[in-house]
A computed fold for a 355-nucleotide part of an RNA from a Geobacteraceae bacterium, annotated as large-subunit ribosomal RNA, domain IV. Rfam family: Bacterial large subunit ribosomal RNA. Its mean pLDDT, the model's own confidence on a scale to 100, is 87. Lineage of the source: Bacteria > Pseudomonadati > Thermodesulfobacteriota > Geobacterales > Geobacteraceae.

Context: one part of a larger RNA
RNA sequence: CUCUCGUUAAGGAACUAGGCAAUCUCACCCCGUAACUUCGGGAGAAGGGGUGCCUCCUUGGGUCUCGGCCUGGAACGGCCGGGGUUCCGGGAGGUCGCAGUGAAGCGGCUCGAGCGACUGUUUAACAAAAACACAGGUCUCUGCCAAGGGGCAACCCCAGGUAUAGGGGCUGACGCCUGCCCAAUGCCAGAAGGUUAAGGGGAGUGGUCCGCCGCAAGGCAAAGCUACGAACUGAAGCCCUGGUGAAUGGCGGCCGUAACUAUAACGGUCCUAAGGUAGCGAAAUUCCUUGUCGGGUAAGUUCCGACCUGCACGAAUGGCGUAACGACUUGAGCGCUGUCUCAACGAGAGGCUCG
Numbered sequence: 001c002u003c004u005c006g007u008u009a010a011g012g013a014a015c016u017a018g019g020c021a022a023u024c025u026c027a028c029c030c031c032g033u034a035a036c037u038u039c040g041g042g043a044g045a046a047g048g049g050g051u052g053c054c055u056c057c058u059u060g061g062g063u064c065u066c067g068g069c070c071u072g073g074a075a076c077g078g079c080c081g082g083g084g085u086u087c088c089g090g091g092a093g094g095u096c097g098c099a100g101u102g103a104a105g106c107g108g109c110u111c112g113a114g115c116g117a118c119u120g121u122u123u124a125a126c127a128a129a130a131a132c133a134c135a136g137g138u139c140u141c142u143g144c145c146a147a148g149g150g151g152c153a154a155c156c157c158c159a160g161g162u163a164u165a166g167g168g169g170c171u172g173a174c175g176c177c178u179g180c181c182c183a184a185u186g187c188c189a190g191a192a193g194g195u196u197a198a199g200g201g202g203a204g205u206g207g208u209c210c211g212c213c214g215c216a217a218g219g220c221a222a223a224g225c226u227a228c229g230a231a232c233u234g235a236a237g238c239c240c241u242g243g244u245g246a247a248u249g250g251c252g253g254c255c256g257u258a259a260c261u262a263u264a265a266c267g268g269u270c271c272u273a274a275g276g277u278a279g280c281g282a283a284a285u286u287c288c289u290u291g292u293c294g295g296g297u298a299a300g301u302u303c304c305g306a307c308c309u310g311c312a313c314g315a316a317u318g319g320c321g322u323a324a325c326g327a328c329u330u331g332a333g334c335g336c337u338g339u340c341u342c343a344a345c346g347a348g349a350g351g352c353u354c355g
Base pairs, nucleotide, nucleotide: 001350002349003348004347005346006345007344008343010341011340014339019336027051028050029049030048031047036041038173052095053094054093055092056091057090058089060087061086062085063084064083065082066081067080068079069078070077096100101105108334109333110332111331112330113329114328115326116325120132121131136171137170138169139168140167141166142165148157149156150155174321175320176319177318179251180250181249184248185247186244187243188242189241190240193239194238195237199233200232204228205227206226207225208224211220212219213218252270253269254268255267256266279313280310291307292306293305294304295303
């Protein structure tokens, strides 16, 4: 010097990104206990007091035994009373120590906010969370040889279930709610018209060739075979007509206007499928920004309450609240401390020196 421990004057978070770490607290009994609340909770809230040993008194329970009565006797049982022993307590007095849950083990607490309702689950070995799940909500598919899934198939799961069932998607307790847009995309329904494949169809054309013509070269060419092949016919789909948002998604701009100013309930105009409703809002979202005001501090880029100019919240990719819960995140305080001012001493184990 390093590690693991112990103690520390005065101060007590001044440390630090942050009270990280380490203290404090701690058991049992008694008293007492707020806001809020889903009336269960919150709550061990908070905050107080007690605890050893000795003597005496005492309620109640267990057990053993003795006496009396119910009875003239025995058994059993009941009632009353006495004694022994034991257990859980209660009260009074005394006594020792600095200290009595005398060692060990054994909650620090409170207030505000965010997120997630909750108990759970997760990245085995850098992440435990606000992520996943969750009851609950809702949409959708599925009539049973179900839908969906596995398998080439047989077959199997679903399910020896049957729509109060099963599969899939989204949301995520509970409370109050969940606005507008169907133009695009998706899905559902429709079938008049347009388009449209194979197939059907076969007008027509080519090749070959009996045969005919020609002096020849060659030309024409039946049947058959063969290669093409027009019209016409021909589903779903698409176009089309409607519907549908707890389907994918979307939810404007400019200009003017009131008797101070400012602002604009009001008006004009352009565009759109429709122009963001309720609620919330510098927010886990706010760039400008340490916005402005208020609170807390001597002093506060964080925090809390407001304002609204929302760069770029917003309603089941749910909105806003919410008791309880959380090894979550964030702000403040009380208590407490070697975190610090500022370090010291001690113990053990290393390192180091010698062997």